[in-house]
């Protein structure tokens, strides 16, 4: 990197999957070891226990209990002292850090740059100064009360680094002056005046003085850490467009540490918003991670930053900092505990439960280390953290064993076999020990340090202690006896999982048989499954592997990089115009964009590159570089862009000219139509494919003539004008608008597009009011039809017209947005200028067609672009559902307009090829019609099928292309089919072991046989023999057999289209490609036959010629055929001798080629005619059958894969069936008559067959035959007399002398045998039948008809079949119809291919949605009500140490009340969201339902 998937194929659009990488994962199979990471994503759900934040005796008062001592002395007590010293208060630091979690938050909350002249800040560092001197309490204690508890009160006494006055004092502080300075501005600084305003002490040492250390207060200033306040950037929804009352400023004020509507009061009416306010929905955010080539999507575990929260909701207090995770107060839910009066509590801290989930560890160890609070330390604490346990959750790295082994072992698995494979793969023989196991070493690493030593130094006259720098020496390990090393032992302890039809690497066999099942997508499975399941084998990865989820990515499938919109989804129906984007040209000038250098920042980790540490590597350390960004200073000045001056080219004006169905308003005009009057006239008219309805004797239709009325305006008229579209058409006539053209002149960018917005908008529809010939929705009636709510007809109202108003849509299409500007050309038109003026050139606008370049999937477009470019707008992102549903807007309605979703497909689509198809065109054939001739359909009687019967009626064939077909012959057989009766290596085939035997043959017995037994005869070949060969028989085991099944597994062969003329290839050209070309055209033919022509030249397979019959001859040959001439010869005969002329017979040749004359035709090919000729244009016929279709037929000719049956689905034998018979259809025979029956006479053929045969002559029999045998292996003898014909009679229209079924008798043959069930004779009977309803076949010439012969098959049986000749016709104007073909062309939505495709309504089933009388929640609002705790304000009711005051009293303080707000709660409402809901509504999807048949071809009514 790209692959599958829409098609019969094809290009394109498009949409679905699918290979890659990833995870805090989860299931499933499986599982050796270590290292490094990780680990409730689900209910911020509830929590039993234990722990997580404490410490400081060197701030304080004390101080139980323990020791020792000393006393008393009741010897175990009491007091004393002295050491140690719990626990609790007081007091200071710290409990605001650390941990944890992501509900809430769309926010200055993050993120990033900045401000803060508008602030703070305990511990830390540096500095400056001070630290005087006094007073009163409170816990704790002691002692009394109340409670059950939690607690809590009274009284009494006490200390401090706790508390309170008092002095000092500043560069603090406040408050006036003054000054300075900077800034957008303001609280900066400086000065001077006057006022407020501080402090604590402990501990060591000491030479008793004082050092020192730690502390303490004020100030200044670092460092670090917060507070605010602003620039940029931070999802989604417009079906959320308006919002807002402390809202927005102001001016006083309060408040904070600070600015500020942060809070009040009191003034103004502002503030925000299409650059999306408000809303509603989702969500902590980043550093980063995951992916990508990148932009970029997506994410926000773990680590690091920042934030929010602490069971929900309020709310302050302490502090340097909290509105406080392990404080406090209130509400509420909720869980314990009670003695029922009260109380306690919050694991979103480490473990650990419970429920929830596909799902996530241990109530461990330890404070060695790291860090972190207290302290002077020592040292407490520390679930932070250091580390072990648990999970293959991840990333790593190792192992499961190396060598050598061929007999290519044994088993499997595949194959006919041979043999392949599995596989050097095992076994074996050797060999290492990572791992494993056992024992052993290992205070090794992780550790430096502190007090302590030395030594140095610490202004000052000095000890000590301390402090600081160096060195010395130094305790102290959870992990874990661990890493690590060593030794023993032993291949010893270790391999799975997925897949193998394509995509996608890797295949065979068995099972099953649309069943069970597989699928990620196409799709696989209906008996041979390379796709389901097992097996072997193979292929991929490997302590894994696969599966599902989710993310990016392929996907340029939302396109900034990188997409589109004629017809595949997409240009707004036009115009005009706001916002806004863009925007000619010259000149200085500015620097916001740009650019360039500089600097700050861009946090650490990751991640990139280079190095280095654990044996590698994951991992971890170092150092670079990035960190594409913000700021900030310096610079540039082409290009935007800003201001400021010209320019005229764009753009416009004014003048002149000119076209026009541009519009609006008046008025006239004809010509048609209906009506209406009157006139002529008489029977119809009108309508259609035919009809009726309808109208007309009460006078229509037609005609004249005169009226009236409405609507539209022939000709001209165009491929033509105008207009933004819509759209505009009689004439004048008036008012308004556009437009183009040249020529000057002015103005001087004024310009182009345009999101909203506003106009204008065909038809159709709506209100009003008018009009209303003629047309015409609905509606009636008449026809068609199976139906006909249509299509025709007749008739009709609304409407169509006009004012007025509203509606706002269309295939409002050039399915093409505007505007410039560029890019061959050729030909037409309309309307202007110029030159010319006859045609005609040149311009400029418009408005056609054809084309180069170039674009384009094609198709096309091409100066009127779908080209090249540039500015702007609208629009689209697969199909279905749906332009539906809802919300909202807009409308009197009807609608419009904006516009989802669930669910469900693997597609829908364009364009273009090639067939096929069409109730589409053209040519053109053929017994295809037509003309003709004869038949089939009706009768009887054969013969197939079908049915239906039966034990069985055996299989097969089924539109054309089966049905007198397989069968070219069913009494037994044949036979496969039925009942019965036998058999079981077998009726048949090869061969092998073992035993026995003498091969056959004939008779009898029994029995339906088959078959069994019994006798009699008889005893192979070769060899001296031994033995070989051969044969039968039992047994056994291989095998045999099967007309059992699959023609959809096949081979073969064979029907059909069709003897149609057609199917194809190679080169080459044409097209992105499928394919086209050639094969198409012009002509001609039976023919793709043959000419001509042409990006085609040739070529194969068909065609046709070669091959047989036949039709004429010529030679050559001459018996069995022949007989002319010549001879013999018969009753007669080629009968003989002979001949070789003739007929004939069979070999081998000629003949015909459109050759040759005249016409057409293109000078071609060829047709037409005519001539010779036996025969003319292919002379008649045969055989010959193209790529191909039809899964056509056959597994019953035969062959076969695979299945299947083995004492039966084999085999044998007997008797039956296949022949059944209410029917029905095919196929025939024979009729039905006189062109005939019958009788009698009497002629003339072909081609065949004949030895288990044809069988003569003769003689029996009416015949059928019989008896007998001559000839003949056949140009010899026979079958074998051809028949229709032709001659004579007869019969006379009749169910007959027509027809001959049916039955009775008698009978021949054949065969073992004619009962079921053969054919034939002869007698008798003597039936339908008098030319056949719809419909339908065959035939175009020696054909149709008709008339007999042979022949196969066979013992016998044909009316079928397959030859054979004989007599022997009609008629075809013609191609309009039917049927079939072949070529060209159209057009499709078909491709299984019109027996195609396909729509909608009904009826079932199931799914999602959508309205809905309501009904549950949740949320948010405004109003009101109640009002905790608290803060803040007010009160003098109570109480009250420190100051003040002699004092009374005051100040201050508390408690208490009360005021504002104030949380949860309540009431109420036209909100907003969810469930659910009788029921109604569409849709979607389901194998074979129901009606029709609307589109797809002219879809049968052109379609939208």
């Nucleotide at each position: 990197a790209g692959a599958g998937u829409u098609u019969g194929a094809u290009c394109c659009u498009g949409g679905c999957u699918c290979a890659a990488a990833a995870c805090g994962a989860a299931c499933g199979c499986u599982g050796g070891c270590g290292g490094c990471g990780c680990g409730u994503c689900u209910u911020a759900a509830g929590c039993a226990u234990g722990c997580a934040a404490g410490u400081c005796g060197a701030g304080c008062g004390g101080g139980a209990a323990u020791a020792u001592c000393u006393a008393g002395c009741u010897u175990g007590c009491u007091a004393g002292a002295u050491a140690u010293g719990a626990g609790a208060g007081c007091g200071g630091c710290g409990g605001a850090c650390u941990g944890g979690u992501g509900a809430g938050u769309a926010a200055c909350g993050c993120g990033u740059g900045g401000g803060u002249g508008a602030c703070g800040c305990a511990c830390c560092c540096u500095u400056g100064u001070g630290a005087c001197g006094g007073g009163g309490a409170c816990a704790g204690c002691u002692c009394c009360u109340a409670g059950a508890a939690a607690u809590a009160g009274g009284a009494g006494g006490u200390a401090a680094u706790a508390c309170c006055g008092g002095a000092u004092a500043a560069u603090c502080u406040g408050c006036a002056c003054g000054g300075u300075g900077u800034u957008a501005g303001a609280g900066g600084c400086c000065g001077u005046g006057c006022a407020g305003g501080a402090a604590a002490g402990c501990u060591u040492c000491u030479u008793u003085u004082g050092a020192a250390g730690c502390g303490c207060a004020c100030g200044a200033g670092g460092a670090g850490c917060g507070g605010c306040c602003c620039g940029c950037g931070u999802a989604c929804u417009a079906u959320u467009a308006g919002u807002u009352a402390g809202u927005u400023g102001g001016c006083g004020g309060g408040g904070u540490a600070a600015c500020g509507g942060c809070c009040c009061a009191c003034c103004a009416a502002g503030g925000c918003g299409a650059c999306g306010a408000u809303a509603g929905u989702u969500a902590u955010c980043c550093g980063g991670c995951c992916u990508g080539a990148g932009a970029g999507g997506g994410u926000g575990a773990a680590c690091g930053g920042a934030c929010a929260c602490a069971u929900u909701g309020g709310g302050a207090c302490u502090g340097a900092g909290a509105u406080a995770c392990g404080g406090c107060c209130c509400a509420a839910a909720c869980u314990c505990c009670u003695a029922c009066g009260g109380g306690a509590g919050g694991c979103a801290g480490c473990a650990g439960c419970u429920a929830a989930a596909a799902a996530u560890a241990u109530u461990c160890c330890g404070c060695a280390a790291u860090g972190g609070a207290g302290g002077a330390a020592a040292c407490u604490c520390u679930g932070a953290c250091g580390g072990a346990g648990c999970g293959a959750c991840g990333c790593u790295g190792c192992g499961u064993g190396a060598a050598c082994g061929a007999u290519g072992a044994a088993g499997g698995c595949c194959g006919g076999a041979a043999g392949g494979u599995u596989g050097u793969a095992a076994a074996g023989u050797u060999c290492u020990u990572u791992u494993g196991u056992a024992c052993g070493c290992g205070a090794g690493g992780a550790a430096u340090a502190a007090a302590g030593g030395a030594a140095g130094u610490g202004a000052g006259g000095g000890a000590a202690a301390c402090g600081c720098u160096u060195c010395c020496a130094g305790g102290u390990g959870a992990c874990g006896g661990u890493a690590g090393c060593g030794u023993g032992c032993g291949a010893a302890u270790a391999a799975g999982g997925g897949g193998c039809g394509g995509c996608u690497a890797a295949u065979u066999a068995c099972g099953u048989g649309c069943c069970a099942g597989c699928a990620g997508c196409c799709g696989c499975g209906g008996u041979a499954a390379c796709a389901c399941g097992u097996a072997a084998g193979c292929c991929c990865c490997g302590a894994g592997c696969g599966u599902u989820g989710u993310u990016c990515g392929g996907a340029a499938u939302u396109a900034u990089u990188g997409g589109g919109c004629g017809u595949a989804a997409a240009g707004g129906g036009c115009a005009u115009g706001u916002a806004g984007g863009c925007g000619g040209u010259c000149c200085a000038g500015c620097a916001a964009g740009c650019c360039c250098g500089g600097u700050g920042u861009g946090a650490a980790a990751g991640g990139c590159g280079g190095g280095g540490g654990c044996u590698c590597a994951a991992c971890c350390c170092c150092c670079g570089g990035a960190c594409u960004g913000c700021g900030c200073c310096g610079g540039g000045a082409a290009c935007u862009g800003c201001a400021g001056g010209g320019c005229u080219g764009g753009a416009g004006u004014u003048a002149c000219u000119g076209a026009g169905g541009g519009g609006c308003a008046g008025c006239c005009g004809g010509a048609a139509u209906u009506c209406c009057a009157g006139g002529u006239g008489u029977a119809g008219g009108g309508g259609u494919g035919a009809a009726a309805u309808c109208u007309g004797u009460a006078g229509a239709u037609a005609u004249c003539u005169g009226g009236a009325a409405g609507a539209a305006c022939a000709c001209c008229a165009a491929u033509g004008g105008c207009g933004a579209a819509g759209g505009c058409a009689g004439g004048c006539u008036g008012c308004c608008a556009g437009c183009a053209g040249a020529u000057a002149a002015c103005u001087g960018a004024c310009g182009c597009u345009g999101a909203g917005g506003u106009g204008c908008g065909a038809a159709g529809g709506u209100g009003c009011g008018g009009g209303g010939a003629g047309c015409a929705a609905a509606c009636a009636g008449g026809a068609u039809u199976a139906g006909a709510u249509a299509c025709c007809c007749u008739g009709g109202u609304a409407g169509u017209c006009c004012g007025c108003a509203c509606a706002g849509u269309c295939a409002a299409c050039u399915a093409u947005g505007u505007g410039c500007a560029c890019u061959a050309g050729g030909u037409g038109u309309c309307c202007g200028g110029c030159c010319a003026u006859a045609a005609g050139g040149c311009u400029g606008g418009g408005u056609g067609c054809c084309g180069a370049a170039g674009c384009g999937a094609a198709c096309g477009c091409g100066a009127u672009a779908a080209g090249u470019g540039c500015a702007c707008c609208g629009c689209c992102u697969g199909g279905g559902g749906a332009g539906u549903a809802u919300g909202c807007c807009c409308g009197c309605a009807a609608g419009g307009g904006u516009g989802a979703a669930a669910c469900u497909c693997a597609a829908a689509g364009g364009a273009a090829u090639u067939g096929a198809c069409g109730g589409g065109g053209g040519c053109c054939c053929g017994c295809a019609c037509a003309a003709g001739c004869g038949g089939u359909g009706g009768a009887g009687c054969a013969u197939g099928u079908g049915g239906u019967u039966u034990a069985a009626u055996u299989c097969g064939a089924u539109g054309g292309u089966a049905c007198g077909c397989g069968a070219g012959g069913a009494a037994c057989c044949u036979u496969a089919c039925c009942u019965g009766g036998g058999u079981u290596u077998g009726a048949c085939a090869u061969a092998c072991a073992u035993u026995c035997u003498g091969a056959u043959a004939c008779a009898g017995u029994a029995g339906a046989g088959a078959u069994a037994c019994u006798g009699u005869a008889g005893c192979g070949u070769a060899g001296c023999a031994a033995u070989a060969c051969g044969a039968g028989g039992a047994u056994g085991a291989a095998c045999a057999g099967g007309u059992g099944c699959u023609g959809c597994a096949u081979g073969g062969c064979u029907g059909u289209c069709g003897u149609c003329a057609g199917c194809u290839c190679g080169u080459g050209c044409c097209g992105u490609g499928a394919g086209g070309u050639g094969u198409u055209g012009g002509g001609u033919u039976a023919a793709g036959u043959c000419c001509c022509g042409c990006a085609a030249c040739g070529a194969g397979c068909g065609c046709a010629a070669c091959c047989c019959c036949u039709a004429c001859u010529g030679c050559c040959a001459g018996u069995u055929a022949c007989c002319a001439a010549c001879a013999c010869g018969u009753a007669a005969a080629g009968g003989u001798g002979g001949g070789g002329a003739c007929u004939c017979u069979g070999g081998c040749g000629g003949a015909a080629c459109u050759g040759c004359c005249g016409g057409u035709g293109a000078c071609a090919a060829a047709c037409c005619g005519g001539a010779g000729g036996a025969a003319g244009g292919c002379g008649g016929g045969g055989a010959u059958g193209a790529c191909g279709u039809c899964a056509a037929g056959u597994c019953a000719u035969c062959a076969u894969g695979g299945c299947c049956c083995u004492u039966a689905u084999g085999u044998c034998c007997a008797g039956g069936g296949c022949u059944a018979c209410a029917c029905a259809c095919g196929u025939g025979c024979u009729a039905c008559a006189a062109u005939g029956g019958c009788a009698g006479g009497u002629a003339c053929a072909a081609a065949g067959c004949g030895a288990a045969g044809c069988g003569a002559g003769g003689c029996c029999g009416c015949g059928a035959g019989g008896c007998g045998g001559a000839g003949c292996a056949a140009a010899g003898c026979g079958c074998a007399u051809a028949a229709a014909g032709c001659c004579u009679g007869u019969c006379g229209u009749a169910g007959u002398u027509c027809g001959g079924a049916u039955a009775g008798g008698a009978g021949u043959c054949u065969g073992a045998a004619a009962c079921c069930c053969g054919a034939c004779u002869c007698c008798u009977u003597g039936a339908a039948g008098u030319u056949g309803g719809a419909a339908u076949c065959g035939c175009u010439a020696g054909u149709a008809a008709u008339c007999g012969c042979g022949c196969a098959u066979c013992a016998g049986c044909a009316c079928g079949g397959c030859g054979c000749g004989g007599u022997g016709a009609a008629u075809a104007c013609g191609u309009u119809c039917c049927c079939g073909g072949g070529c060209c062309u159209u057009g499709u939505a078909c491709a299984c291919a019109c027996c195609g495709c396909c729509c909608g309504u009904c009826a079932c089933a199931c799914c999602a949605u959508c309205c809905g009388a309501g009904u549950g929640g949740a949320g948010g609002g405004u109003a009101c009500c109640c009002g905790a705790a608290g803060c803040c304000g007010c009160g003098a009711g109570c109480c009250u140490a420190a100051c003040c005051g002699u004092a009374a009293g005051g100040a201050g303080g508390g408690c208490c009340g009360u005021g504002u707000c104030g949380a949860a709660g309540g009431u109420a409402c036209g909100c907003u969201u969810c469930g659910u809901g009788a029921g109604g509504g569409g849709g979607g999807u389901g194998a074979a339902g129901u009606c029709g048949u609307a589109a797809c071809a002219a879809g049968g009514u052109a379609g939208c």
The prediction has a mean pLDDT of 84. This is a predicted structure of a 1504-nucleotide RNA (small-subunit ribosomal RNA) from an uncultured rumen bacterium. Its Rfam family is "Bacterial small subunit ribosomal RNA". Rfam links the family to the GO terms structural constituent of ribosome and ribosome.